[in-house]
RNA sequence: GCCGUUGUGGCGGAAUAGGCAGACGCGCUGGACUCAAAAUCCAGUUCCCGCAAGGGAGUGUGGGUUCGACCCCCACCGACGGCA
Numbered sequence: 001g002c003c004g005u006u007g008u009g010g011c012g013g014a015a016u017a018g019g020c021a022g023a024c025g026c027g028c029u030g031g032a033c034u035c036a037a038a039a040u041c042c043a044g045u046u047c048c049c050g051c052a053a054g055g056g057a058g059u060g061u062g063g064g065u066u067c068g069a070c071c072c073c074c075a076c077c078g079a080c081g082g083c084a
Stems, first nucleotide, its partner, number of pairs: 001083007010026003019067001027045006046057004060076005
């Protein structure tokens, strides 16, 4: 230099004929149980606006296509692999 794979909450990781983003697990917080703890069980766990109902933003970065993009297209950045 060329080619391929890949990038999503604090962590691992789902979601593809383009149509509810964050399922599930770990961790964390509160509670139950216990003399106390462990284990187990229940609830919560991105941010912003709003009294509430509800609304908006967000999938590496910046653009594009589309009524609508994690998903398709372009450029760039990072990681991993291959070829030279």